A computed fold for a 142-nucleotide RNA from uncultured Nocardioides sp., annotated as SAM riboswitch aptamer (S box leader).

RNA sequence: CUCAUCAAGAGGGACUGAGGGAACGGCCCAGUGAAGUCCCGGCAACCGCCACGUGCCUCCGCCUCCCGGACAGACCGGGGAACGGAUCGUGGAAACGGUGCUAAUUCCGCCCGGACGCGAGAUACGCCCCGGGGAAGAUGAG
Numbered sequence: 001c002u003c004a005u006c007a008a009g010a011g012g013g014a015c016u017g018a019g020g021g022a023a024c025g026g027c028c029c030a031g032u033g034a035a036g037u038c039c040c041g042g043c044a045a046c047c048g049c050c051a052c053g054u055g056c057c058u059c060c061g062c063c064u065c066c067c068g069g070a071c072a073g074a075c076c077g078g079g080g081a082a083c084g085g086a087u088c089g090u091g092g093a094a095a096c097g098g099u100g101c102u103a104a105u106u107c108c109g110c111c112c113g114g115a116c117g118c119g120a121g122a123u124a125c126g127c128c129c130c131g132g133g134g135a136a137g138a139u140g141a142g
Stems, first nucleotide, its partner, number of pairs: 001142006011040005019029003024109003041102003046098003049092005058086004064080006106136001110133005117127003
């Protein structure tokens, strides 16, 4: 930088001792112990893994055929088909390996559209809810 996903799921102990939730604001969590380190679990299924498939296009390997050059042959150039793989798709497993995760939707926020309700509340405003989009970020793969 590109692509995919982000509403589900899953915590105990030891050491230690004041912060933490990316940033800013809000709102939360925290001496009934934050963050950190270590140990033991757990969740999930991104990759590896397994099965099946993969028209057209692309790439690689191998075999074979055709055309041309050369020719005793090896060989050189071009083209086609089959097969295998890459790739891609669907499904599976969680044993093993690489990660990840284990408060709150990625805790919420911005923009557009929409319904009920609430706010002493009207068609305006705010809140709540639903759908779509965006920003920033996280994780994985390349």
Its Rfam family is "SAM riboswitch aptamer (S box leader)". From the family's description: The SAM riboswitch is found upstream of a number of genes which code for proteins involved in methionine or cysteine biosynthesis in Gram-positive bacteria. The RNAcentral record of the sequence draws on MGnify.